Predicted 3D model of an 84-nucleotide RNA (c-di-GMP-I riboswitch aptamer) from a marine sediment metagenome. The RNAcentral record of the sequence draws on MGnify.
RNA sequence: UGAUAAGGGCAAACGCGUCGAAAGGCGCGGGCGCAAAGCUAUGGGUCUACGGUCCGCCGGGAUCAGGACUGCCAGGCUGCCAAA
Numbered sequence: 001u002g003a004u005a006a007g008g009g010c011a012a013a014c015g016c017g018u019c020g021a022a023a024g025g026c027g028c029g030g031g032c033g034c035a036a037a038g039c040u041a042u043g044g045g046u047c048u049a050c051g052g053u054c055c056g057c058c059g060g061g062a063u064c065a066g067g068a069c070u071g072c073c074a075g076g077c078u079g080c081c082a083a084a
Stems, first nucleotide, its partner, number of pairs: 001082002009034002014029006032071001038077003042074003045069003051064005
């Protein structure tokens, strides 16, 4: 650095089950894709609002991560093979 391989790896949407207020996570199936689609919530960004605060015509509305997303972008750490 990622063409050609080789051995492979991960696993989108969706379905079933389960945890959660939700976002979403986990397991099984399933493959859209990925050369880090391995780990990390450090920076940015996005999502949710149990709960708090404010409002209300008391049906609700607005707002705030302590929550979440690493397959949103980057940073940090680590790794297989090949080429130079």